[in-house]
RNA sequence: AUUACAUCAAUUGCAAAGUUAGUGGCGAACGAGUUAGUAACACCUUGGUACGUACCUCAAAGACGGGCACAACCAGCCGAAAGGUUGGCUAAUUCCCGAUAGUCCCGCAAGGGUAAAUCUCGCAAGAGGCUUUGAGAUCGGCCUAGGCCCGAUCAGCUUGUUGGCGGUGUAAUAGACCACCAAGGCUACGACCGGUAGGGGAGGUGAGAGCCUGACCCCCAACGACGCAACUGAGACACGGUGCGUACUCCUACGGGAGGCAGCAGUCGAGAAUAUUCCACAAUGGGCGAAAGCCUGAUGGAGCGACGCCGCUGGAGGAUGAAGCAUCUCGGUGUGUAAACUCCUUUUCGAGGGGAGAAAGCGCGAUAAGCGUGUGAUAGUACCCUCGGAAUAAGUGGCUGCAAACUUCGUGCCAGCAGCCGCGGUAAUACGAAGGCCACAAGCGUUAUCCGGAUUUAUUGGGCGUAAAGAGCGCGUAGGGGGCUGUAUCAGUCUCUGGUUAAAUUUCGGGGCUCAACUCCGAACCUGCCAGGGAAACAGUACGGCUUGAGAGCGUUAGAGGCAGAUGGAACGCACGGUGUAGGGGUGAAACCCGUUGAUAUCGUGCGGAACACCAAAGGCGAAGGCAUUCUGCUGGGACGUUUCUGACCCUGAGGCGCGAAAGCGUGGGGAGCAAAAAGGAUUAGAUACCCUUGUAGUCCACGCCCUAAACGAUGCAGACUAGCUGUCUCGAGUAUCGACCCUCGGGGUGGCGUAGCUAACGCGUUAAGUCUGCCGCCUGGGAAGUACGGCCGCAAGGCUAAAACUCAAAGGAAUAGACGGGGACUCGCACAAGCGGUGGAGCAUGUGGUUUAAUUCGAUGGUAAACGAGACACCUCACCAGGGUUUGACAUGUAUUUGAAAGUUUUUCGAAAGGAAAACCCUCUUUUCACGAAGACAAAUAUACAGGUGCUGCAUGGUUGCCGUCAGCUCGUGCCGUGAGGCGUUCCCUUAAGUGGGGUAACGAGCGCAACCCCUGUUCCGUGUUAUAAGUGUCACGGAAGACUGCCGUCUUAUAGACGGAGGAAGGCGGGGACGACGUCAAAUCAGCAUGGCCCUUUGAUACCCUGGGCUACACACAUGCUACAAUGGUCGGAACAGCGGGCUGCCAAGCCGUAAGGCGGAGCUAAUCCCGAAAUCCGGCCUCAGUUCAGAUUGAGGGCUGCAACUCGCCCUCAUGAAGUUGGAAUCGCUAGUAAUCGCGGACCAGCAUGCCGCGGUGAAUACGUUCUCGAGUCCUGUACUCACUGCCCGUCACGUCAGGGGAGCUGGGAGUAGGUGAACUCCGAUCUCGGUCGGAGCAGCCUAAGCUCGGUGACAUGGACGAAGUCGUAACAAGGCA
Repeated sequence: AUUACAUCAAUUGCAAAGUUAGUGGCGAACGAGUUAGUAACACCUUGGUACGUACCUCAAAGACGGGCACAACCAGCCGAAAGGUUGGCUAAUUCCCGAUAGUCCCGCAAGGGUAAAUCUCGCAAGAGGCUUUGAGAUCGGCCUAGGCCCGAUCAGCUUGUUGGCGGUGUAAUAGACCACCAAGGCUACGACCGGUAGGGGAGGUGAGAGCCUGACCCCCAACGACGCAACUGAGACACGGUGCGUACUCCUACGGGAGGCAGCAGUCGAGAAUAUUCCACAAUGGGCGAAAGCCUGAUGGAGCGACGCCGCUGGAGGAUGAAGCAUCUCGGUGUGUAAACUCCUUUUCGAGGGGAGAAAGCGCGAUAAGCGUGUGAUAGUACCCUCGGAAUAAGUGGCUGCAAACUUCGUGCCAGCAGCCGCGGUAAUACGAAGGCCACAAGCGUUAUCCGGAUUUAUUGGGCGUAAAGAGCGCGUAGGGGGCUGUAUCAGUCUCUGGUUAAAUUUCGGGGCUCAACUCCGAACCUGCCAGGGAAACAGUACGGCUUGAGAGCGUUAGAGGCAGAUGGAACGCACGGUGUAGGGGUGAAACCCGUUGAUAUCGUGCGGAACACCAAAGGCGAAGGCAUUCUGCUGGGACGUUUCUGACCCUGAGGCGCGAAAGCGUGGGGAGCAAAAAGGAUUAGAUACCCUUGUAGUCCACGCCCUAAACGAUGCAGACUAGCUGUCUCGAGUAUCGACCCUCGGGGUGGCGUAGCUAACGCGUUAAGUCUGCCGCCUGGGAAGUACGGCCGCAAGGCUAAAACUCAAAGGAAUAGACGGGGACUCGCACAAGCGGUGGAGCAUGUGGUUUAAUUCGAUGGUAAACGAGACACCUCACCAGGGUUUGACAUGUAUUUGAAAGUUUUUCGAAAGGAAAACCCUCUUUUCACGAAGACAAAUAUACAGGUGCUGCAUGGUUGCCGUCAGCUCGUGCCGUGAGGCGUUCCCUUAAGUGGGGUAACGAGCGCAACCCCUGUUCCGUGUUAUAAGUGUCACGGAAGACUGCCGUCUUAUAGACGGAGGAAGGCGGGGACGACGUCAAAUCAGCAUGGCCCUUUGAUACCCUGGGCUACACACAUGCUACAAUGGUCGGAACAGCGGGCUGCCAAGCCGUAAGGCGGAGCUAAUCCCGAAAUCCGGCCUCAGUUCAGAUUGAGGGCUGCAACUCGCCCUCAUGAAGUUGGAAUCGCUAGUAAUCGCGGACCAGCAUGCCGCGGUGAAUACGUUCUCGAGUCCUGUACUCACUGCCCGUCACGUCAGGGGAGCUGGGAGUAGGUGAACUCCGAUCUCGGUCGGAGCAGCCUAAGCUCGGUGACAUGGACGAAGUCGUAACAAGGCA
């Protein structure tokens, strides 16, 4: 738009579904996390009840009638927000009133009182819900006995404390709380206080008992930023609720608000260190719901981490034992059947294909059978099939010992290692690397922690004489233990039964994941607690009895038992007096000191104090300390005898109480001697000591303290048992006697030795340290330390109790072997002594140090280096220095190539020489071959292996040597003793030069040493012999033999070994001398005599080799070893005489001659008893006459001789001249005991030459030894030891420096628990009031403030002690007789 219909828009109503907010119900008190607090009914085990219990189950009854609100919502207002506020409307399984009332509640009863939602779903049947009561189940509350860490340097705690009466309060009991009353309660069986801590099932370890722990899983508790509080509710004083206070963080408009990861992830921080901001509700479980379903960081899964457990990374064959690497004795060996290689397998791995179980529910049905239907995070995972190929899968730590596993190189007390001991300084199995090996293995080592070993806290299962450890001693409380016998009892004890001891864990037997880890089932175990029944020996308890333990009585008896009082003599000192005169005293020696003012000495008188000679002893008494003239008084304890009485009255003894040497303290006395401190004198480097002269406290008495000792038997007390012998004190018995002795026996004490046994050993051993019992005390590496702090005691000194930090790897005991001793005993040695001669002083020679030098080559360094290597430095030697040269080399061997030469000889030339250059001569030999040739020898050149080194290491070595020391020792086998180291033998007695021999002996034998065998020498004989001699002869030489053995006699002795004396004899007790050197010591000496491991030097030049010159010979000094002297026992001159060992042909060299001489010429003889070299001191005679000389001969000048290429540096000798120091040597020191010292010469080696050295030889030829005290060295035995690198040892304290931890400390500062006062939120209770919302008051209370203290730390000037620290200072305390025990 006309309407109808349709459509569209807005609005409204109703229905369904969904969503959001709200109301109501249930849950949110579970689950999850954490261990702060808590030492407690928190937990565990056991028992109980004055209680509660939503949801669930069973039973019974009921559910009637009415009413008022408040959210949401609407409107307004405040605030930034959070949020709030006013007014109005409304529903219910919200709330309220009335009715009903039983088995419910109160009450003796009568009686009184008290409920609900008839709501939801469904068509309905019915289902779910509501109210009341009872019962059950479950979960809780409360109570109870036992268990449950450290500290006593925490010993007293407590006022609601303990109990009662009455209340309050609660679900319920109760001082839980309140009022009143009483004065109790806890504590040594650990109260209170402080520290630490969640408890248990269980886990780790351990044979177990135990010890440690409380992650994961399970149970319980507590907590939720810190503190307090209530509300709601069945249940909370509530993790993801509320209020208040505090701290912190955040927001803000500055007015005010918000928050609580110890939920799951995640972030930051701290730290050595611990994960993903994952998936899913599929399963299991929880909440709600009728259910569907929703929620669930519980849970199921995945991710990260070797954090743990478990499993895997292949099997068989394979030797020329490959290569590489490592090592090497250069042969080899190892890695190593390992690899390669061959065959097999394919779990795992890769690719492809397939692919679960975990699921039951729910709906229908009848709650059945059955049917239907949907769901998987893990995850396309486990698993299965096919194919491929040993394929994809091994490291870490260690290798000196503990402790399985070893070599090489590098390094050189460095770098480094290390759990402990400890490795590393030139050969590192210890550091670093490599090879090899050992162990474990997806791990292996480190660090931290716990247990074990650890019998090293000891119940099982230790000790206390000396290792740590018996209280100084007694009386005695608690406690612990306790004689014979009877009865009763049964809490201890034993036995049986029942309950409980959660599950998991553990063990055993099975099952399931491929195996295993893991998991499931069954059994055992859970050793405990509780309840009931029983037994009665032991132990307990109760009641009796007994006498042996114990005590008492009676008799006898010894005693330095104690206290008090008195008393005696000697000595000492002092005073006075006499005699008397110059000293006394003291010491290692002295001095200080006393003395002529008269000491010391001596006599007399008096005074004083202290201690008590002889007796006297291994003796006695006492609990110990301790106690000594004699007498008296008081008093304690013991022993013996008797067996009269009591009848277990006993033992021990934490705390406690008492006693307790000396010194010390207080008050008052006393004071002779002695004597800390002090003084003086000595000693000494010093001497605040030892020694001496003085001397005050003190020592003595009274009273009071102190309370410690190596207070020791380093040994607690009591009881029992277990061989003896022998002293002594005391009591008794027997025998005997006149009596006393003597003798035998018993008891008690005190000693010695010793059996069994014990002990680490030493030792103990009826007086136990033996075998047992009871009780107490004490110990747990050394130092710090018997200290600090705290407490108690004390007048003080100090005592008792008693740690830690830190530091070390020891400290300690007993015994053994050595070494050592200013320990002892014995013995020896030229060790001392007795003698003789030297050195140290001089000059020179030689060596060394030092210095110097281009070089002065090297080695040897107390004794045990220094005339040593060197037994010969002009060159050489030679290693050193300067310079010049060589590089397969001066020398050896091999290989390859080349040459037949080269080398050599001669000459020339350059050069200092080495060497270079040139020329000439020479140009070979052997075998084979006809010859060429070949092979070999020889020689050279080149190349390569190599040579060479007096370069280093004697601390890598062999060999050799020195010293102890020609000292008498050092060992072994068997046996015996001892746990063992080890001892005996080997010690002891006698003897010897001797470990020599004899005797004895748990030893018997033996070895290396001693001695002997060997050499020289002394006597005789035999044989042989050159030579000497004219010869006889026989010196002599060589070879051999005899002789000497304490054989004979005597003395001593054990009548043994032997010692001493004598005879004979050449020689007498080893005749003299030599060679000969045990086990070992000194890292002794030597790489330079030789040899040798390792290292080092040698390709263009050496650390090798050659040459010239120099040096080893220097010279202000110092030392060592020698020579010559200083003179007259001499020098010098002349004359005369006598050896031995030896050497000699490139040699010794005669006679003779020359020269002053050295020497020269000469040439005989000799290859040596043939020839040569050959004495001096001595003797005879002369001179010198005590001096720097007629001593001494250095030094220097001149001239000669010899050797040698060569005497300048740098040889020896001769002649002449020169003529130094030196006149017998300080301190100190050496040799020698008889043919020695001393003295005299001679020879030899090396050597061209060179001797004062060395090695030998003979001539002349003494003195002394009482003896072992002392010095040195050595041996044997005993002894001590804190030494063992062994006394040149060890070791202590102060001081100085550094580091560290601790205690004190004026103070400063922080934490903790309380007390008192003030203030006091929220909340609760009480009271009042009310508009029923609330408001006000009081009390309690968190917190905050104030005050005085307590307690535990931090820091701290300063002072202090301690520990530690390769080489600081001072002394010498200790170990030995430690030099003064």
A computed fold for a 1381-nucleotide RNA from a metagenome, annotated as small-subunit ribosomal RNA.